[in-house]
Context: one part of a larger RNA
Molecule: small-subunit ribosomal RNA, 3' major domain
Organism: uncultured organism
RNA sequence: UGACGGGGGUCCGCACAAGCGGUGGAGCAUGUGGUUUAAUUCGAUGAUACGCGAGGAACCUUACCUGGGCUAGAAUGCAUGAGGAAUUAUUUGGAGACAGAUAAGCCUUCGGGUCUCAUGCAAGGUGCUGCAUGGCUGUCGUCAGCUCGUGCCGUGAGGUGUUGGGUUAAGUCCCGCAACGAGCGCAACCCCUACUGUUAGUUGCCAUCGGGUCAAGCCGGGGACUCUAACGGAACUGCCUGCGCAAGCAGAGAGGAAGGCGGGGACGACGUCAAGUCAUCAUGGCCCUUACGCCCAGGGCUACACACGUGCUACAAUGGAUGGUACAGCGGGUUGCGAGCUAGUGAUAGUAAGCCAAUCCCAAAAAGCCAUUCUCAGUUCGGAUCGGAGGCUGCAACUCGCCUCCGUGAAGCUGGAAUCGCUAGUAAUCGCGCAUCAGCAAUGGCGCGGUGAUACGUUCCCGGACCUUGUACA
Numbered sequence: 001u002g003a004c005g006g007g008g009g010u011c012c013g014c015a016c017a018a019g020c021g022g023u024g025g026a027g028c029a030u031g032u033g034g035u036u037u038a039a040u041u042c043g044a045u046g047a048u049a050c051g052c053g054a055g056g057a058a059c060c061u062u063a064c065c066u067g068g069g070c071u072a073g074a075a076u077g078c079a080u081g082a083g084g085a086a087u088u089a090u091u092u093g094g095a096g097a098c099a100g101a102u103a104a105g106c107c108u109u110c111g112g113g114u115c116u117c118a119u120g121c122a123a124g125g126u127g128c129u130g131c132a133u134g135g136c137u138g139u140c141g142u143c144a145g146c147u148c149g150u151g152c153c154g155u156g157a158g159g160u161g162u163u164g165g166g167u168u169a170a171g172u173c174c175c176g177c178a179a180c181g182a183g184c185g186c187a188a189c190c191c192c193u194a195c196u197g198u199u200a201g202u203u204g205c206c207a208u209c210g211g212g213u214c215a216a217g218c219c220g221g222g223g224a225c226u227c228u229a230a231c232g233g234a235a236c237u238g239c240c241u242g243c244g245c246a247a248g249c250a251g252a253g254a255g256g257a258a259g260g261c262g263g264g265g266a267c268g269a270c271g272u273c274a275a276g277u278c279a280u281c282a283u284g285g286c287c288c289u290u291a292c293g294c295c296c297a298g299g300g301c302u303a304c305a306c307a308c309g310u311g312c313u314a315c316a317a318u319g320g321a322u323g324g325u326a327c328a329g330c331g332g333g334u335u336g337c338g339a340g341c342u343a344g345u346g347a348u349a350g351u352a353a354g355c356c357a358a359u360c361c362c363a364a365a366a367a368g369c370c371a372u373u374c375u376c377a378g379u380u381c382g383g384a385u386c387g388g389a390g391g392c393u394g395c396a397a398c399u400c401g402c403c404u405c406c407g408u409g410a411a412g413c414u415g416g417a418a419u420c421g422c423u424a425g426u427a428a429u430c431g432c433g434c435a436u437c438a439g440c441a442a443u444g445g446c447g448c449g450g451u452g453a454u455a456c457g458u459u460c461c462c463g464g465a466c467c468u469u470g471u472a473c474a
Stems, first nucleotide, its partner, number of pairs: 001474002003471003007468007015458002019422005026313008034304002042053002064299007077121007087104007107112001124288002127286003133282002135277003138273001140271001145184006151160003164175003190265004195233007205222002209220003236259001239253001240251004315415001319374007331362003336355002340351004381412001386407007428451007
């Protein structure tokens, strides 16, 4: 100087408390461990691994296994030597890769090119080392810290500044001070959102006028309104009161759409964990080179006594079922979205309008509201599992896809010890969209809107920041 303390002081955080909803019990989905296996490819392992890499494992992917094949090889360049046109068609074996067979034929600008074989320089490796590395990332932590120049103090390590008194979300600002300044962080500048002005008015809108319909911005028309999207305005403790030297705090007082950082995002200091990744990529070294490379078929990554994590669906009446009816936003669409009509109980099929989309389509929002029914039961709860019949994608759904219909109807009556998330349009709850993608194991991930709660406070637990104290630790 740090680090640590079941030392002290001050302060903060869904850290506790106050609550709401879960997990832990059940079934299933998914990941992991273990076990099994010819293989169940590899990596990730407290917080910071475990719906993670994977934003799509039937083949492919694929790296694994079994078997069959190739050896300058699946891509590409060069050099040397040899062959001499090496093209087309047919065909045999085979699971294919591949290995053969037969027939016909020979470009040209006369330089030479397309080919094959051999040799070599070289290729190839998802082989090892993340403890040789770059790049990227997690984490402490969006915590408020981490440093430097000069000066001063100290023999020196070092200190001071950065401590102190206040204040803040903040090393934020003020006052004081042997310090005076500065840098990386904080904040602001960026994006979205909340109010508004101007400009613009189609594919969006419809107040007024006219036409028109069973109905409908449907038509003429209009730019008012909504909206769209570009540029501006607006919030700064600016005003008032109290306290204070000041910074600022309190009142929420006024005005205002918004008030004290308005809400959210992007943004992550010096560094820590020899943290993670050689399997995105790149790369040093080492290793393989008729194989640890490459091709192919089939299998496996989907196994299953079990253990754990993350989720979904439930155990019901604030509910289930049936019928009617209302209101979104983000998005996507030509190998596409597909209206309408027809067939089918349905998944879907046939036909087909429109749309490269503020125009057409996906598209039905769902919870909600209204009416009827069920009457507390393992049930009209719950839907696992299994049987049958179908549909779709795709060369192909046995291992191993999704969906529909009929039947079947398991466990489960609110979950031990323990443990998690959350403070506002949040939790909870309800549906919708997208990426990946032929299809889909999506209950995952990322977004979107609808309805919409509870909190006295800082004694304690956990983590963190600053000051101080002890130390046999570095």